[in-house]
Context: one part of a larger RNA
RNA sequence: CGCAGGAAGUUUGAGAGGAUCUGACCUUAGUACGAGAGGACCGGGUUGGACUAACCUCUGGUAUACCGGUUGUCGUGCCAACGGCACAGCCGGGUAGCCACGUUGGGAGAGGAUAAGCGCUGAAAGCAUCUAAGCGCGAACCCCACCUCGAGAUGAGACUUCCAUAUAAGGGACGUCAGAGACGAUGACGUUGAUAGGCUGCAGGUGUAAAGUCAGAGAUGGCAAAGCUGAGCAGUACUAAUUACCCAAUAA
Numbered sequence: 001c002g003c004a005g006g007a008a009g010u011u012u013g014a015g016a017g018g019a020u021c022u023g024a025c026c027u028u029a030g031u032a033c034g035a036g037a038g039g040a041c042c043g044g045g046u047u048g049g050a051c052u053a054a055c056c057u058c059u060g061g062u063a064u065a066c067c068g069g070u071u072g073u074c075g076u077g078c079c080a081a082c083g084g085c086a087c088a089g090c091c092g093g094g095u096a097g098c099c100a101c102g103u104u105g106g107g108a109g110a111g112g113a114u115a116a117g118c119g120c121u122g123a124a125a126g127c128a129u130c131u132a133a134g135c136g137c138g139a140a141c142c143c144c145a146c147c148u149c150g151a152g153a154u155g156a157g158a159c160u161u162c163c164a165u166a167u168a169a170g171g172g173a174c175g176u177c178a179g180a181g182a183c184g185a186u187g188a189c190g191u192u193g194a195u196a197g198g199c200u201g202c203a204g205g206u207g208u209a210a211a212g213u214c215a216g217a218g219a220u221g222g223c224a225a226a227g228c229u230g231a232g233c234a235g236u237a238c239u240a241a242u243u244a245c246c247c248a249a250u251a252a
Base pairs, nucleotide, nucleotide: 001152005163006162007161008160009159010158011157015149016148017147018146021049022048023047024046025045026044027043033038051106052105053104054103055102059100060099061098062097066093067092068091069090070089071086072085073084074083075082076081111143112142117137118136119135120134170247171246172245174190175189176188177187178186195240196239197238198236199235200234201233202232204229205228206227212223213222214221215220
C1' cells in the first nucleotide's frame, strides 16, 4: 500500500516446512520345525543408544563485584576500621538468569491408494491361465494422520462484536517497564494503579560484622546462625508512570 466504510477479537486451511531412526532383553517357547545339532514366524512386555524439542524441581557449570579469606603497595593524619590498584590481584563459596553433564517429552497407532509379490473369478483358445473386462491381499515408500507456519490464498475467505457525524469505536504518541528485544516489533502497566525503583518482611547466599564489654598473661574466645546481601517471592503508593496532544468512518 492492497483486500471499496472504519475498527477489536476469534477462526477456516489453499499451500509450505519439520518429524519419520534403531538395538538388546523377557515372554510366547526350548513350542512349531528337525534324526539330531539347532531353533523360529506371529503376538505381548521391559529397557537402552543416537537424534530432537521444551524446561531449571533435582545434579552440575557459569555467575566482572553477592559474602568471606588473603598478599603487595598507595591513600583516608596515626591505631583500629576502611577505600583504590595489581587479570575480577589471588583464593574459597554462591541467588536469579543463561546452560548440560541434569529433568521431562517425541518419532505411537489407525486409515486410504499402491510396488514387487500372492490370489479370486475369467475368456480370447469348450482345457488351462492373477488379466484381456472385473475383484482382493500386500511395504520403513506415497497420501492422510502428528507438530509448526499459514487469507498478499490479489482466488486477499469466514464468524462475533463495536462506531453514526467532526468527531466516534479504536489506534498512536508520551511515561513506568519485561516472560519481549539490535532498532522497529511483542507483552504488562499508567492513580479506578503494584509497572519499575525505594522501603518492610521472607527465601536464598556467605559464614559469625564494627564498636563496646566480659574471660584469658596472651594468641584468642563469648555476647553473635551475627553482619552484609545483584537479579528471587510477597506486602506497601514513599518516588516516577501528570495534565494535555495527534491520527482515525464511504458509497448505496
Overview:
A computed fold for a 252-nucleotide part of an RNA from a Cyclobacteriaceae bacterium, annotated as large-subunit ribosomal RNA, domain VI. The coordinates come from a structure-prediction model, not an experiment, and the mean pLDDT is 87. The full RNA is in RNAcentral, with records from ENA.